[in-house]
Molecule: c-di-GMP-I-GGC riboswitch aptamer
Organism: Clostridia bacterium
RNA sequence: CAUGCCAAUAGCAAACUUAUCGAAAGAUAAGGACGCAAAGCUACGAGUCUAAAGUGAUGUUUACUAUGACAGUCGGGCCGCCAGAG
Numbered sequence: 001c002a003u004g005c006c007a008a009u010a011g012c013a014a015a016c017u018u019a020u021c022g023a024a025a026g027a028u029a030a031g032g033a034c035g036c037a038a039a040g041c042u043a044c045g046a047g048u049c050u051a052a053a054g055u056g057a058u059g060u061u062u063a064c065u066a067u068g069a070c071a072g073u074c075g076g077g078c079c080g081c082c083a084g085a086g
Stems, first nucleotide, its partner, number of pairs: 001086001003083002011036002016031006034072001040078003044075003047070003053065005
């Protein structure tokens, strides 16, 4: 450098439940483990979700828009533990 076959020590924590915050998506904390060798950080590119406010239509519903959110969707950037088969 590459890799994650082997070993060991650790780490994170989906769904679901409860509480709090939020218009919602979702977030945080506790419980809980489906999984993860970057499931560490970052909305930079693509993508996905939401639509309070705004705008249009409508006649009281509906469409559009991120300034909101997702890093456990993919790619990029930054940083990092262990290992020995290479």